[in-house]
Molecule: RNase P RNA; transfer RNA
Organism: soil metagenome
RNA sequence: GCAGGCCGGGUGACCGCGGGCUCGCGCAAGCGGGCUCGAGGAAAGUCCGGACACCGUAGGGCAGGACGCUGGCGCAAGCCAGGCGGCGAAAGCCGACGGAAAGUGGAACAGAAAGGAGACCGCCACCGGCGUACAUGUCUCUUCGUAGCCUUUGCAGCGUUGAGACGCCGGCGGUAAGGGUGAAACGGUGGGGUAAGAGCCCACCAGCGACCGCGGCGACGCGGCGGCUAGCCAAACCCCGUCCGGUGCAAGGUGAACAGGGCCCGCCACGAGGCUGCCCGCCCAGGGCCCGGGUAACUGCCUAGAGGGAUGGUCACCCAAGACAGAAUCCGGCUUACAGGCCUGCU
RNA sequence: GCGGGAUUGGCCGAAUGGCUUAGGCGCUGGACUGUGAAUCCAGCCACGAGAGUUCGAUUCUCUCAUCUCGCCCCA
Numbered sequence: 001g002c003a004g005g006c007c008g009g010g011u012g013a014c015c016g017c018g019g020g021c022u023c024g025c026g027c028a029a030g031c032g033g034g035c036u037c038g039a040g041g042a043a044a045g046u047c048c049g050g051a052c053a054c055c056g057u058a059g060g061g062c063a064g065g066a067c068g069c070u071g072g073c074g075c076a077a078g079c080c081a082g083g084c085g086g087c088g089a090a091a092g093c094c095g096a097c098g099g100a101a102a103g104u105g106g107a108a109c110a111g112a113a114a115g116g117a118g119a120c121c122g123c124c125a126c127c128g129g130c131g132u133a134c135a136u137g138u139c140u141c142u143u144c145g146u147a148g149c150c151u152u153u154g155c156a157g158c159g160u161u162g163a164g165a166c167g168c169c170g171g172c173g174g175u176a177a178g179g180g181u182g183a184a185a186c187g188g189u190g191g192g193g194u195a196a197g198a199g200c201c202c203a204c205c206a207g208c209g210a211c212c213g214c215g216g217c218g219a220c221g222c223g224g225c226g227g228c229u230a231g232c233c234a235a236a237c238c239c240c241g242u243c244c245g246g247u248g249c250a251a252g253g254u255g256a257a258c259a260g261g262g263c264c265c266g267c268c269a270c271g272a273g274g275c276u277g278c279c280c281g282c283c284c285a286g287g288g289c290c291c292g293g294g295u296a297a298c299u300g301c302c303u304a305g306a307g308g309g310a311u312g313g314u315c316a317c318c319c320a321a322g323a324c325a326g327a328a329u330c331c332g333g334c335u336u337a338c339a340g341g342c343c344u345g346c347u
Numbered sequence: 348g349c350g351g352g353a354u355u356g357g358c359c360g361a362a363u364g365g366c367u368u369a370g371g372c373g374c375u376g377g378a379c380u381g382u383g384a385a386u387c388c389a390g391c392c393a394c395g396a397g398a399g400u401u402c403g404a405u406u407c408u409c410u411c412a413u414c415u416c417g418c419c420c421c422a
Base pairs, nucleotide, nucleotide: 001346002345003344004343005342006341007340009318010317011316012315013314014313015312017038018037019036020035021034022033023032024031025030040324044335045334047333048332049331050330051329052248053247054246055245059280060279061278062277064244065243066242067241068240069082070081071080072079073078083097084095085094086093087092098239099238103237104236105233106232120179121178122175123174124173126171127170128169129168130167131166138165139164140163141162144159145158146157148155149154187205188204189203190202191201192200206229208226209225211224212223213222214221215220252299253298254297260291261290262289263288264287265286271284273283274282292421293420294419348418349417350416351415352414353413354412357372358371359370365402374390375389376388377387378386395411396410397409398408399407
């Protein structure tokens, strides 16, 4: 430093709180005593799922939502193991991790160009013009003419014809090596090749494949072969696969109290409503809003358990200090908060 | 307890994933005025917090925080 597991104050005394059982007193209400039980790893957030309960059935289609590597467990959420990818020196950690080769769409600004793209600078071939180069003519060679020096060989000037070298400008093309922009520029390095270049060709590497072989239940891995580069975004629409009726214990049941009033929709089928949306089907006579009034009981409900309300306080010692936080139908997960301590394994 | 919604300057409130997040009220300063008000000009002040996806997040996703609404009977 990493991973896993556990504890998360203890003991004693005193004073208290709630539930249950029980004893005494009391006609009863009740009072007093004894025994026993009494929060968590997250009870939390309410983020998921289930049980359970109810709904004038819960049927179909469309829409919508959730999830998404493989295998196993699980009703499901989710968990375990593995694969792949990323990070780390390692132990190890993290991952909403199907499909971009079905289609649609997006990529601001910058940049020439943002997807079978693109020529701004640069490089190069060809054509035309020119020589500080759209202008009065660089250099070399050459044709013809003229005319100079010299005894001659020869030397040299000017004009002119043509060719070449170098360079400049324009046109038309080639080129994705290089520059520059960007988050991203259509594989990388090296060599060959070429007018210059380019997977154009070759070697190695990366990457791709719906092909083949081997290993593995599988995801996938290794090797071969092929072709020569295929880009990114689906927590964009979407496609594929699996699943999904709604409402939640303030559900629901029993009971009590009170006080009803107003408006609107509907009432035997062209329909209010029941279903989150639409259509069909089915059910069905009530439904919605406003004002006003009433209640807070029992059950559901618990080996903590309700009045939506108890589980605490003081002192002493251990050891100096006790973190985050408290049930509310129950259960399984996820996430978040957490002082301090213990154990095991590993780097 | 269970379920739904929201969070953008001091207040209200808009936004297609793309420049520095509109606008109104307010506040500050200036102009106008004898002084105020009104008016005009200029300026200041924000995406609840943290992660993730993406080249890029107020916007999409997750976690957390805060606020708010609804629920029983007469029915």